[in-house]
Context: one part of a larger RNA
């Protein structure tokens, strides 16, 4: 010089891993935000701090560990909800109307972390490559991050250094059980007799079992004919440890973390914020509950609040300006279940049915009617007329007076067959007739059938008498 690889600065492409958009939105958080109405009219004022509109979340959300409630107190003790306070106290053209809290009792219960101190005899901390290994991660190594501060401490109920006493208490891993959750199996006792009937699941006789007589199906009202049902009954299989409890086994820790009594010194605490003026809007908050905007802006025995402004003064009671937090509650949407003094096809959702369908409107949108043969299609073979459809027979069926215009089949309304009537419309009331038909009652013949009685004849049988063998 080439090639190849590594390094330095850049560029494009591919891109391990990670993030967001959009939907839905019933409950829930923020923001904007009216009118209709109500006031018997109207403007303040109600409707309402709603609808509609935006935005943004979860299984719940938001709220929550006091700058709180109270104050008779040597009180209470985070937030949510409920029952009460109570239509009260208030607020209001003080009209109409509006409208809370403290206490009490219950449900549910749970506490905590920054920032703000010199580890100062040692950044004790964190991502990444890269090796390893028991891999949501350990360990080792190496660069990097970072003193404009990564870690330990400590958060006011206090703590923090230093002495002083005496005792409690400990961390992971894997492994079976059980406990969740899913999903199979099995787990009582007539289908005897009669009888109606197309069919017994009915009625009637005789049992059975019952921790089971919840429901449902089977050709009619089935505890016992099926499927189920009861029973902290039996057994089987898989998933997941999110946490709970029993046992086994292994392995770190440790002169190590934490926690307790006393004394002594210290003792940092969130600013364009608090507050004060005005606008405006809120609210029950009324000389201003909150909240927004503008101007002014603190303090450090200091600052908030004590429901009537302002001053001096005592008092009680919290620590704002910096976050996290299960549960009790919310739920017309979305999964899963289980119920009912609900409705029962003009009712219940608009929609039991191919319903947001059909169809209507350029669109936005508006927006229906519709269930039920039969236990089983057994859904009518063949035959005959007819091009057929249809009809005549046949057939099935318990029933076709159930034939896929099919269950019962009202009424207005049409035909067709009968009866009456008909001069003063029909229609209506009162009263008296005919006529037809008819439950039921009564009389008469006739049949034929069961029972009784009588009376006569004939047979047969037993009894007494009397004759006769």
């Nucleotide at each position: 010089c080439u090639u190849u690889g590594a390094c330095c600065u850049c560029a494009a492409a591919u891109c391990a891993g990670g993030u967001a958009g959009g939907a839905c939105u019933a409950c829930c958080c923020g923001c904007u935000g009216a009118a209709c109405u109500u006031a018997a009219g109207c403007a303040u004022a109600u409707c309402a701090a709603u609808a509609a509109g935006c935005g943004g979340a979860g299984g719940a959300a938001a709220a929550g560990a006091a700058a709180c409630c109270a104050a008779c107190c040597a009180g209470g003790g985070a937030u949510u909800g409920c029952c009460u306070c109570a239509g009260u106290a208030g607020c209001g053209g003080c009209g109409a109307g509006u409208g809370a809290a403290g206490c009490g009792g219950c449900a549910a219960a749970a506490g905590c972390u920054c920032a703000a101190a010199u580890u100062u005899g040692a950044a004790a901390u964190c991502u990444g490559g890269c090796g390893u290994c028991u891999u949501u991660g350990g360990c080792g190594u190496c660069c990097g991050a970072g003193u404009u501060g990564u870690a330990a401490u400590u958060u006011g109920a206090a703590g923090a250094a230093g002495g002083u006493a005496u005792c409690u208490u400990u961390g992971g891993g894997c492994c079976c059980g059980g406990c969740u959750c899913u999903u199979g199996u099995c787990u009582a006792u007539g289908u005897u007799c009669c009888u109606u009937g197309g069919a017994a699941c009915a009625g009637g006789a005789c049992g059975u079992c019952a921790c089971a007589g919840a429901g449902g199906g089977u050709g009619a009202g089935a505890a016992u004919c099926c499927c189920g049902c009861u029973g902290c009954g039996a057994u089987g299989a898989g998933a997941u440890g999110a946490c709970c409890c029993g046992g086994g086994u292994c392995u770190g820790u440790g002169u190590a973390a934490a926690g307790u009594u006393c004394c002594u010194u210290c003792g940092a605490c969130g600013a364009g914020u608090c507050g004060a003026g005005u606008u405006g809007u809120u609210u029950g908050g009324g000389a201003a509950u909150g909240c927004a905007g503008c101007u002014c802006u603190a303090a450090g025995u200091g600052g908030g609040u004590g429901g009537u402004a302002a001053a001096u003064u005592c008092c009680a009671u919290c620590u704002a300006a910096a976050g996290c937090u299960a549960a009790a509650u919310a739920u017309u949407g979305g999964c899963g279940a289980g119920a009912g003094a609900c409705c029962g096809a003009u009712a219940g959702c608009g929609a039991a049915c191919a319903a947001g369908u059909a169809c209507a409107g350029u669109g936005a949108u508006g927006g229906a009617a519709a269930g039920a043969u039969g236990a089983a299609a057994a859904g009518a073979a063949c035959u005959u007329u007819g091009a057929a459809a249809a009809g005549a027979g046949a057939g099935u069926g318990a029933a076709a007076a159930a034939g896929u215009a099919c269950g019962u089949g009202a009424a207005a309304u049409u035909g067709u067959u009968g009866a009456a009537a008909g001069g003063g419309a029909a229609g209506g009331g009162c009263u008296u007739g005919a006529g037809a038909u008819c439950a039921g009652a009564c009389u008469u013949g006739g049949u034929a059938u069961u029972u009784g009685c009588a009376u006569g004849u004939u047979g047969c049988u037993c009894u007494c008498u009397c004759g006769g063998g």

Predicted 3D model of a 469-nucleotide part of an RNA (large-subunit ribosomal RNA, domain I) from Candida albicans. The coordinates come from a structure-prediction model, not an experiment, and the mean pLDDT is 80. Lineage of the source: Eukaryota > Ascomycota > saccharomyceta > Pichiomycetes > Candida. It matches the Rfam family "Eukaryotic large subunit ribosomal RNA". For this family Rfam cites "Crystal structure of the ribosome at 5.5 A resolution" (Yusupov et al., Science, 2001). Its family is annotated with structural constituent of ribosome and ribosome in the Gene Ontology. RNAcentral holds the full RNA, with entries from ENA.